Context: one part of a larger RNA
RNA sequence: UUGGGCGUAAAGCGAGCGCAGGCGGCUCGGUAAGUCAGAUGUGAAAUCUCCCGGCUUAACUGGGAGGGGUCAUCUGAUACUGCCAGGCUUGAGGACAGUAGAGGGAGACGGAAUUCCCGGUGUAGUGGUGAAAUACGUAGAUAUCGGGAGGAACACCAGUGGCGAAAGCGGUCUCCUAGGCUGUUUCUGACGCUUAGGCUCGAAAGCGUGGGGAGCAAACAGGAUUAGAUACCCUGGUAGUCCACGCUGUAAACUAUGAACACUUGACAUGGGGAGUAUCGACCCUCCCCGUGCCGAAGCUAACGCGUUAAGUGUUCCGCCUGGGGAGUACGGUCGCAAGACUAAAACUC
Numbered sequence: 001u002u003g004g005g006c007g008u009a010a011a012g013c014g015a016g017c018g019c020a021g022g023c024g025g026c027u028c029g030g031u032a033a034g035u036c037a038g039a040u041g042u043g044a045a046a047u048c049u050c051c052c053g054g055c056u057u058a059a060c061u062g063g064g065a066g067g068g069g070u071c072a073u074c075u076g077a078u079a080c081u082g083c084c085a086g087g088c089u090u091g092a093g094g095a096c097a098g099u100a101g102a103g104g105g106a107g108a109c110g111g112a113a114u115u116c117c118c119g120g121u122g123u124a125g126u127g128g129u130g131a132a133a134u135a136c137g138u139a140g141a142u143a144u145c146g147g148g149a150g151g152a153a154c155a156c157c158a159g160u161g162g163c164g165a166a167a168g169c170g171g172u173c174u175c176c177u178a179g180g181c182u183g184u185u186u187c188u189g190a191c192g193c194u195u196a197g198g199c200u201c202g203a204a205a206g207c208g209u210g211g212g213g214a215g216c217a218a219a220c221a222g223g224a225u226u227a228g229a230u231a232c233c234c235u236g237g238u239a240g241u242c243c244a245c246g247c248u249g250u251a252a253a254c255u256a257u258g259a260a261c262a263c264u265u266g267a268c269a270u271g272g273g274g275a276g277u278a279u280c281g282a283c284c285c286u287c288c289c290c291g292u293g294c295c296g297a298a299g300c301u302a303a304c305g306c307g308u309u310a311a312g313u314g315u316u317c318c319g320c321c322u323g324g325g326g327a328g329u330a331c332g333g334u335c336g337c338a339a340g341a342c343u344a345a346a347a348c349u350c
Stems, first nucleotide, its partner, number of pairs: 004321003007304002012318001014201004021194003025088003029084003033081002035077007048066001049064003053060001091191001092188004096183004103177007110154001115149007125136002162169002206247006215241002220236004258317006266295001268293009299306002323350003332343004
């Protein structure tokens, strides 16, 4: 490179936006670049092939034909692709009317609980464990009542529930703000899909500066356990966890399953919207659209399993894989304050 692959064997970038590129709905007309047909020229010789010659062959000599592949010119064809011009509405988008939601940002407020402080009552234990001890307590603890301070998280509702591109999002209220879904006409008229590079977002931990610090808790100290115990258990406890701004850019960032579109039997449950039937009204019931689950026809799969939310059947585009180790390492480069991240080999070895 070809071919084959990427849920679990190697392999889907953590996610989005998006330029170039690739691909692209229905229809009329034109053009003839791609495409197709014909003609002419070119397509060296040798080789291949046919015939003659040649010492019996072979090698070899001479002659003829064909094929191969490319290009140019001319003439023609117009289904498909391209280009030019026009039309269409089903793809896409806008308007209008509804609607559900922990979607995002900012501010304000709330109650329960833990801890600490002050005061009252009160007395000898409390705490902790498998059992203990360290620890706390007669300088009055634990318990209990009242008052206060401060930080963090929001019980029940709560759900195989909802929202978000992913990371993620959960007390209440207000303000600002993004997206989705449904309905009906209406408007634009292919404006689309994908996306190398690029840009943005990106849990936790970590880093910088300044705050904050209740609980928890790496490190650390002590007590146990043990042969030992740099652990598991216990008593403490600092970074950190929290806030603001900036950096880092990684995770089993998982559905281990890239995005978009179309098609292909069904059952049940559930969230949102709509229509119908019925009714005083609602629930229920039937149907349609969008989402979330579970079980399963066909089919697929090595099997497990997947199965209209496909891992089925097809199309387009991107990313990635190519035996194990060495190694996601070295070197170089880019980025970073650092930690490190990204890119990424070889020798050697089995």